[in-house]
């Protein structure tokens, strides 16, 4: 960088440390009652691996990743359907767009 999969669930304690953090812009919100972030430990879960099996869109395992405010916190572009006299605004759908994670390439 490309492909393919998921992304409204589900899981925090301590220790160091000390000012910004939640990808980016912009709202909203975490933060000196100590966030982010590092490190033990302890949790979640089934993408890979292993095991099983009635052979998968199973099960079970925490070994390889990963995750433990807020739905990927919330937006952004098209199509549609409500709604409205029109237009706007809104509410919803399906898709794409960015973005995490995972697996090949």
């Nucleotide at each position: 960088u490309c492909u393919u999969a998921u992304c409204u669930a589900g899981a925090g304690a301590g220790a160091c440390g000390g000012a910004g953090g939640g990808a980016c812009u912009g709202g909203c919100c975490c933060g000196a009652c100590g966030a982010u972030g590092u490190c033990u430990c302890a949790g979640c879960a089934a993408c890979c691996a292993g095991c099983c099996u009635u052979a998968u869109u199973g099960g079970u395992c925490a070994g390889g990743u990963g995750c433990u405010a807020a739905u990927u916190c919330c937006a952004u572009c098209a199509a549609g359907u409500c709604u409205a006299a029109g237009g706007a605004u809104g509410a919803c759908u399906u898709g794409a767009a960015a973005g995490a994670u995972a697996a090949g390439a």

Predicted 3D model of a 105-nucleotide RNA (SAM riboswitch aptamer (S box leader)) from uncultured Halalkalibacter sp.
The prediction has a mean pLDDT of 80.
Its Rfam family is "SAM riboswitch aptamer (S box leader)". Rfam describes the family as follows. The SAM riboswitch is found upstream of a number of genes which code for proteins involved in methionine or cysteine biosynthesis in Gram-positive bacteria.